[in-house]
RNA sequence: GGGCGGAUAGUUCAGCGGAAGAACACUUGCCUUACACGCAAGGGGUCACAGGUUCGAACCCUGUUCCGCCCA
Numbered sequence: 001g002g003g004c005g006g007a008u009a010g011u012u013c014a015g016c017g018g019a020a021g022a023a024c025a026c027u028u029g030c031c032u033u034a035c036a037c038g039c040a041a042g043g044g045g046u047c048a049c050a051g052g053u054u055c056g057a058a059c060c061c062u063g064u065u066c067c068g069c070c071c072a
Base pairs, nucleotide, nucleotide: 001071002070003069004068005067006066007065010024011023012022013021018055026042027041028040029039030038048064049063050062051061052060
């Protein structure tokens, strides 16, 4: 230098055009003498960044950044 994959909640990951969800974690309540477990409820997201396409973009297109793998 070229090719491929990845970046989404605090963490691990889903979601592949109709606008974001799970598990764990966190908070509150119940339970317990208390803690843990369990049960119920709740909060938390500039979807890496910037443009473009579209009525509508996490998703499609272009460029950039970072991480991993391969080739030279």